This is a predicted structure of a 694-nucleotide part of an RNA (large-subunit ribosomal RNA, domain II) from a Phycisphaerae bacterium. The sequence was found in a public genome assembly.
Context: one part of a larger RNA
RNA sequence: ACCGGCGAGUUACUGUUCGUGGCAAGGUUAAUCCGUUCCGCGGAGGAGCCGAAGCGAAAGCGAGUCUGAAUAGGGCGACAUUAGUCGCGGGCAGUAGACGCGAAACUGAGUGAUCUACCCAUGGCCAGGUUGAAGCUUCCGUAAAAGGAAGCGGAGGACCGAACGGGUUAACGUUGAAAAGUUAUCCGAUGAGCUGUGGGGAGGAGUAAAAGUCUAAUCAAACUCAGAGAUAUCUCGUUCUCCCCGAAAUAGCUUUUGGGCUAGCCUCGGGCAACUACGUCGUGGGGGUAGAGCUACUGAAUGAAACGAGGGGGCCACCAGCCUACCUCCUUCAAUCAAACUCCGAAUACCACGACGACUAUCCCGGGAGUCAGACUGCGGGGGCUAACCUCCGUAGUCAAAAGGGAAACAACCCAGAUCGUCGGCUAAGGUCCCAAAUCCAUGCUCAGUGCGUAAGGAAGUCUUUUUUCUGUGACAGCGGGGAUGUUGGCUUAGAAGCAGCCACCAUUUAAAAAGUGCGUAAUAGCUUACCCGUCGAGAAAUUAGGCACCGAUGAUGAACGGGACUAAGCAUGGAACCGAAGCCACGGGCUUGAUAUACCUUCGGGUGUGUUGAGCGGUAGGGGAGCGUUGAUAGGUAGAUACAGGCCGUACCGGAAGGAGCGGUGGUGGACCUAUCAAGUGAGAAUGCCGGU
Numbered sequence: 001a002c003c004g005g006c007g008a009g010u011u012a013c014u015g016u017u018c019g020u021g022g023c024a025a026g027g028u029u030a031a032u033c034c035g036u037u038c039c040g041c042g043g044a045g046g047a048g049c050c051g052a053a054g055c056g057a058a059a060g061c062g063a064g065u066c067u068g069a070a071u072a073g074g075g076c077g078a079c080a081u082u083a084g085u086c087g088c089g090g091g092c093a094g095u096a097g098a099c100g101c102g103a104a105a106c107u108g109a110g111u112g113a114u115c116u117a118c119c120c121a122u123g124g125c126c127a128g129g130u131u132g133a134a135g136c137u138u139c140c141g142u143a144a145a146a147g148g149a150a151g152c153g154g155a156g157g158a159c160c161g162a163a164c165g166g167g168u169u170a171a172c173g174u175u176g177a178a179a180a181g182u183u184a185u186c187c188g189a190u191g192a193g194c195u196g197u198g199g200g201g202a203g204g205a206g207u208a209a210a211a212g213u214c215u216a217a218u219c220a221a222a223c224u225c226a227g228a229g230a231u232a233u234c235u236c237g238u239u240c241u242c243c244c245c246g247a248a249a250u251a252g253c254u255u256u257u258g259g260g261c262u263a264g265c266c267u268c269g270g271g272c273a274a275c276u277a278c279g280u281c282g283u284g285g286g287g288g289u290a291g292a293g294c295u296a297c298u299g300a301a302u303g304a305a306a307c308g309a310g311g312g313g314g315c316c317a318c319c320a321g322c323c324u325a326c327c328u329c330c331u332u333c334a335a336u337c338a339a340a341c342u343c344c345g346a347a348u349a350c351c352a353c354g355a356c357g358a359c360u361a362u363c364c365c366g367g368g369a370g371u372c373a374g375a376c377u378g379c380g381g382g383g384g385c386u387a388a389c390c391u392c393c394g395u396a397g398u399c400a401a402a403a404g405g406g407a408a409a410c411a412a413c414c415c416a417g418a419u420c421g422u423c424g425g426c427u428a429a430g431g432u433c434c435c436a437a438a439u440c441c442a443u444g445c446u447c448a449g450u451g452c453g454u455a456a457g458g459a460a461g462u463c464u465u466u467u468u469u470c471u472g473u474g475a476c477a478g479c480g481g482g483g484a485u486g487u488u489g490g491c492u493u494a495g496a497a498g499c500a501g502c503c504a505c506c507a508u509u510u511a512a513a514a515a516g517u518g519c520g521u522a523a524u525a526g527c528u529u530a531c532c533c534g535u536c537g538a539g540a541a542a543u544u545a546g547g548c549a550c551c552g553a554u555g556a557u558g559a560a561c562g563g564g565a566c567u568a569a570g571c572a573u574g575g576a577a578c579c580g581a582a583g584c585c586a587c588g589g590g591c592u593u594g595a596u597a598u599a600c601c602u603u604c605g606g607g608u609g610u611g612u613u614g615a616g617c618g619g620u621a622g623g624g625g626a627g628c629g630u631u632g633a634u635a636g637g638u639a640g641a642u643a644c645a646g647g648c649c650g651u652a653c654c655g656g657a658a659g660g661a662g663c664g665g666u667g668g669u670g671g672a673c674c675u676a677u678c679a680a681g682u683g684a685g686a687a688u689g690c691c692g693g694u
Stems, first nucleotide, its partner, number of pairs: 001694006011096013026050003032044005054061002064076004099237002102234001106227006118200008126191001128160003131156001135152006164188003169184004203219001205215002240627006250263005264371002266368006276361001278357008291344001292342002298338003302334004308329004312324004374399010404415003419589004424585003430579003433564003439576007451566001457551002461548004467542004478535005484508003489503003514529001518527002590617012628683001630680009644670001647666005653660002
């Protein structure tokens, strides 16, 4: 891992509600006793309990009572409209282990120091080599000492290094040879050394050269048993089928935020019956949002002008006055801003009434829930960076709990809500060259493979368009020519001559020519432009708005049409077709639930069937309904010796499902099957489930 078996809402009591049955203003027995056909019944037993009357804290009173001074008012009752009680069964709650498994822990009583830490007693062990302390002796030395030398000596938590003890570094080993090792290397090796044997003290305790170490492969509190099925707002698991409906992820409170309670939303039963709820239209309302506005307030805020006022600063101080690139206010003009501004002010929404539509959807009472982590998208906003698959509200949709078609793939986007069948049809979104079902026409645009990813910004890309100017009295561009004079204008300056700078910007000759557009010079010079003529011969120049393209465009495997490909098979507009879904239609079947007609049955409550007609049947949590199967029990029945039942193997049958037969084979005395009813140790794929097998 697989296969097989086992494996989780039970039981008792109390309460509540529903169903069903008995009796009914009543209902009912408990213990116990008697009887008995063998253990289950029958009878007795009315003690007690519930109900038929309430109110009050109570005494108590009583269809009333309490409060109160009250014959008042008010509260709770009675009346109208009285139904209970005892069984059985289902749902749910409470108390119990209370659906099952699961802690870490706590407490008690014990067992452990044969491992290990420390201590006590008594024993054992340490090859070999090295160094050479004190001390002593002799000699030298000294006044004597000190001191020196040599010899003897043999100290040391001394040195090197086996046994022994350790475990530094590295590799290997890591389902190991080993639940801590091997190899190499390394440390101690006369010491706070190592070691044998015996002994001591223990669980909040011991022991500890102290690491929370060690106390039998277990230690921030050992192990064993018990309390004990501790508790678990947590995780996981929770076993057959079909039918109907179908949520929530919100509010309030919470030592509350992954829990709970009440409400909301779901379901089942009962009841009321009114335009109650819902939709559309009409009429009437309140509002202060969007927008807008602001000499209409409160504030914010830009520029300009002008005058006045106040303050500051400066000058002057005898009074006075003057100046001000300073501040504030007032006035005027222009242009603005605001969630906590409003002179104004919608659309929606909301409320009321009426009409119409649709139809019981609304509402009330009761039983059972689940939900309290929501997600994305559009719209209106707060927070954030007008960031986030971000976060928090409102509103709508979808997902959640929704399959199908489209978006290549893609919960939340677009289309559309799957009762079942059909090798029928029509459509939606989206598509129609091939992959791959289905296409053509017309008119434009694009040349970028744009299409098939992006901005500010940039550009004689190209198409359409607006306005204006010039133009056969010759435009625009090119070419040829002119472009002068007073004058080197004045000033400034070393110089300033059109061209550093300042001021002015006249006049003359002209077809025209600036007191000069740019380059240039030290300054001149030189080149050039404006402007004019000629040549040429038809449009030229500027500008507005729009369409489609271009650049901007750089990343790590190759990845920006789904691919092939495409100049349309791209983009825009228009037209006509077609394809395309579990949508709609057609035909047939099933089920649920209304309406209606009818037959049968009836305990008169109703039940069952048939016909016609209408609506419906996606679904998680969850509610409701109907069934299948397993084991056993009771009653009645059935098959069985050619056996039978269960089991196993095969098989083309029946049923809407769970499931149920039949037949053939195998096997061989055990029990089986049907109908009705009852009772449960009643259904397995999951719990890192348990046991067994392979």

It matches the Rfam family "Bacterial large subunit ribosomal RNA".